[in-house]
About this RNA: Transfer RNA from an uncultured Clostridia bacterium, 80 nucleotides, folded computationally. The prediction has a mean pLDDT of 81. It matches the Rfam family "tRNA". Rfam links the family to the GO term triplet codon-amino acid adaptor activity.

RNA sequence: GCGGGCGUGGCGGAAUUGGCAGACGCGCCGGAUUUAGGCUCCGGUGGGUGACCUUGCAGGUUCAAGUCCUGUCGCCCGCA
Numbered sequence: 001g002c003g004g005g006c007g008u009g010g011c012g013g014a015a016u017u018g019g020c021a022g023a024c025g026c027g028c029c030g031g032a033u034u035u036a037g038g039c040u041c042c043g044g045u046g047g048g049u050g051a052c053c054u055u056g057c058a059g060g061u062u063c064a065a066g067u068c069c070u071g072u073c074g075c076c077c078g079c080a
Base pairs, nucleotide, nucleotide: 001079002078003077004076005075006074007073010026011025012024019063027045028044029043030042031041032040046053047052056072057071058070059069060068
C1' cells in the first nucleotide's frame, strides 16, 4: 500500500428482515436479613434540572438507520 472483520451505558454483551436502542449478566445505589459484613431476597440504575441528547467520528438515503451507502479514526486478521 491492498483486501476483510469489529467499534453499542461504568464493564461484558444482545437487538437475525431497517420499525420501542440498551434485552441478559456483572457492577453500582436504596431497602430487607445480620451484632457487623458476606451470601440470599426486593426495588432502582445511559447522559442532562429541563427542552433534549445518545450505537467511534462526520455526512448521505429513508416516513423511519445500531442495521443500508460514502468519507474518516482506532483495533484485529490476511496479502504484498